[in-house]
RNA sequence: CGCGCGCACGCGCCGAAUCCCGCAAGGGAACCGGGGAACCACCAAUUGGGGUGAAUCGGGAGUUUUCGCUGCCUUGCGCGGGCAGCGCGGCCCCCGUAGGAGACCUUCCUGCUCCGAACCCGUCAGCUAACCCGGUAGGCGAGAAGGAAGGAAAGG
Numbered sequence: 001c002g003c004g005c006g007c008a009c010g011c012g013c014c015g016a017a018u019c020c021c022g023c024a025a026g027g028g029a030a031c032c033g034g035g036g037a038a039c040c041a042c043c044a045a046u047u048g049g050g051g052u053g054a055a056u057c058g059g060g061a062g063u064u065u066u067c068g069c070u071g072c073c074u075u076g077c078g079c080g081g082g083c084a085g086c087g088c089g090g091c092c093c094c095c096g097u098a099g100g101a102g103a104c105c106u107u108c109c110u111g112c113u114c115c116g117a118a119c120c121c122g123u124c125a126g127c128u129a130a131c132c133c134g135g136u137a138g139g140c141g142a143g144a145a146g147g148a149a150g151g152a153a154a155g156g
Base pairs, nucleotide, nucleotide: 001010011141012140013139014138018029019028020027021026030136031135032134033133034132035131040126048124049121050120051119052118057096058095059094060093062091063090064089067087068086069085070084071083072082073081074080099115100114101113102112104151105150106149107148108147109146110145
C1' cells in the first nucleotide's frame, strides 16, 4: 500500500538478517562481519586503541552537579564545611555536516524528501593465502522524480 482503528493474509521498502531439513534439540545452503602469514605499508608514543553500522564532525541554548580550578565566608592556622564563578563531563533540544536510503539492476548529471541512532571488545587487532571465530535482528507502508549510457525482464 482505499477515510480512521484493530486483526489475518499478500505485496513492497531499509537491512547481511533469507531459504531448506527436522516433533524438538539441532543441522545445512546462501549472504554478511571479525581474527589471522609472506609481500607491501607503517615507524614509534595513554590524549588508550579497535570493531559492527550510513550514522561522523562542528556550533548554539537549557539543565545537572559527580569531578577539577579560582575567589569569598567560617577558623588563631590547617583540615573540613558553606556560597559564588569558571571549566571538563552527563542528559536534552536546536542549527549545520562527512555519509546513507528512497519501487528491475549498474554508472553519471540535476532535483526533492527522509535518516544522520545504538551497541560491542577490554589495553589488543595495518593489509593478509591457508586456517579460525561469529551473525542472520529489528523497523516500516513515506513516495519525486527528470535526463544520459549500458544491461535485465516481459511481450511479439